[in-house]
Model confidence (mean pLDDT): 89 of 100. The part of an RNA shown here (small-subunit ribosomal RNA, central domain) has 348 nucleotides and comes from Maribrevibacterium harenarium.
Context: one part of a larger RNA
RNA sequence: CUGGGCGUAAAGCGCGCGUAGGUGGUUUGUUAAGUCGGAUGUGAAAUCCCCGGGCUCAACCUGGGAACUGCACCCGAUACUGGCAGGCUAGAGUACAAUAGAGGGGUGUGGAAUUUCCUGUGUAGCGGUGAAAUGCGUAGAUAUAGGAAGGAACAUCAGUGGCGAAGGCGACACCCUGGAUUGAUACUGACACUGAGGUGCGAAAGCGUGGGGAGCAAACAGGAUUAGAUACCCUGGUAGUCCACGCCGUAAACGAUGUCUACUAGCCGUUGGGGAAUUUAUUUCUUAGUGGCGCAGCUAACGCGAUAAGUAGACCGCCUGGGGAGUACGGCCGCAAGGUUAAAACUC
Numbered sequence: 001c002u003g004g005g006c007g008u009a010a011a012g013c014g015c016g017c018g019u020a021g022g023u024g025g026u027u028u029g030u031u032a033a034g035u036c037g038g039a040u041g042u043g044a045a046a047u048c049c050c051c052g053g054g055c056u057c058a059a060c061c062u063g064g065g066a067a068c069u070g071c072a073c074c075c076g077a078u079a080c081u082g083g084c085a086g087g088c089u090a091g092a093g094u095a096c097a098a099u100a101g102a103g104g105g106g107u108g109u110g111g112a113a114u115u116u117c118c119u120g121u122g123u124a125g126c127g128g129u130g131a132a133a134u135g136c137g138u139a140g141a142u143a144u145a146g147g148a149a150g151g152a153a154c155a156u157c158a159g160u161g162g163c164g165a166a167g168g169c170g171a172c173a174c175c176c177u178g179g180a181u182u183g184a185u186a187c188u189g190a191c192a193c194u195g196a197g198g199u200g201c202g203a204a205a206g207c208g209u210g211g212g213g214a215g216c217a218a219a220c221a222g223g224a225u226u227a228g229a230u231a232c233c234c235u236g237g238u239a240g241u242c243c244a245c246g247c248c249g250u251a252a253a254c255g256a257u258g259u260c261u262a263c264u265a266g267c268c269g270u271u272g273g274g275g276a277a278u279u280u281a282u283u284u285c286u287u288a289g290u291g292g293c294g295c296a297g298c299u300a301a302c303g304c305g306a307u308a309a310g311u312a313g314a315c316c317g318c319c320u321g322g323g324g325a326g327u328a329c330g331g332c333c334g335c336a337a338g339g340u341u342a343a344a345a346c347u348c
Stems, first nucleotide, its partner, number of pairs: 004319003007302002012316001014201004021194003025088007033081002035077004040072003049065006091191001092188004096183004103177007110154001115149007125136002162169002206247006215241002220236004258315006266293012297304002321348003330341004
């Protein structure tokens, strides 16, 4: 070097875009770099291997042969790979016409509810719990009616429904904008796949500056519980949660399953398109998703099973006993919190 793996045992980067690189459809010609055959030179000796010989044998020494799997150059072969030139349309893309959607950004609007304030009615309780108490209330609470303010979230519809690369996205209207799917034709003509570095996005919490603050609520205070109770329960309550701008860059970022392509029984739902038939109830074909079973096959088993964990190919990432440790040191990044890269001694 070859040889093993990565759903749950160690192991798929959180997710895209993309540089180098790796890999790459079909056909013709050419070239002959890779590849294959032959020739020549070289590949020191010793060693190794084979056949002999010498020390009583062996180790050891020694003669011959083979080998030295390599390199250089020449001649030839041309299927495959590569280079060059030309063509093709099945991959990929563009144009056209439709369709569905909580995809993204911005502006505005709406109703229900909670809270606070004002006014009226009204009177002694309210609230809370397993039971209580703290708390609120005769300075008139709770309840109820009307009005006002303000913030946040959008019940029903709602669906193993939809959209998005992932994180994620749910009131309504308008504006700007990305992607997908379907249909039939035309066009470009391999323009493709993956992707070390790089770069962008990236829940929540947290950080900076300035706003905002209804509800909820780390910290904190009080009341309970308890042997104790720095908790679970209750009454309060500040950061925060919200907005703008800028950081952070992590999650059980999960399908614990990288991306792309092809192939491999069926059956039943559901979402979005298109076609055909029909007795207008529906039936059937096809396509892109999303679910449930299940054959073959795979799997240690569980299970997976056309949305594969099956059968293959291309490229990337990652794993190598447990602890020490995702730690120390150093580097890089960050305002910080910390993140990332990442050991060893020792020990079982």
Annotation
Its Rfam family is "Bacterial small subunit ribosomal RNA". Gene Ontology terms of the family: ribosome and structural constituent of ribosome.